[in-house]
A computed fold for a 74-nucleotide RNA from Candidatus Desulfatifera sulfidica, annotated as c-di-GMP-I riboswitch aptamer.
It matches the Rfam family "c-di-GMP-I riboswitch aptamer". Rfam describes the family as follows. GEMM was predicted in a large-scale screen for bacterial structured RNA regulatory elements.
RNA sequence: AUAAGAUAAAGCCAAACCUGUUGAAAAACAGGGACGGAAAGCCACGGAUCUUAACAGAUAGCCGAGCUGCCUCA
Numbered sequence: 001a002u003a004a005g006a007u008a009a010a011g012c013c014a015a016a017c018c019u020g021u022u023g024a025a026a027a028a029c030a031g032g033g034a035c036g037g038a039a040a041g042c043c044a045c046g047g048a049u050c051u052u053a054a055c056a057g058a059u060a061g062c063c064g065a066g067c068u069g070c071c072u073c074a
Base pairs, nucleotide, nucleotide: 004072005071012037013036017032018031019030020029021028022027035061041067042066045064046063047062048059049058050057051056
């Protein structure tokens, strides 16, 4: 150290499900709850998937790219 990611430490996030609200829906937000995560932080740029009659939306905890961040065993 802008590398690497550990039978480390301090922390962090929060799947499914339940309740309420919003939405045409997918889904999102808040509370509870933890399956998991070394970026499960941000970003819809490229794919992929989902919703919609279509327009148009959604998913970053699907993959890739970009930006940023804690710690320091070997």
The organism belongs to Candidatus Desulfatifera, within Bacteria. Its mean pLDDT, the model's own confidence on a scale to 100, is 84. The sequence was found by an Rfam model in a public genome assembly.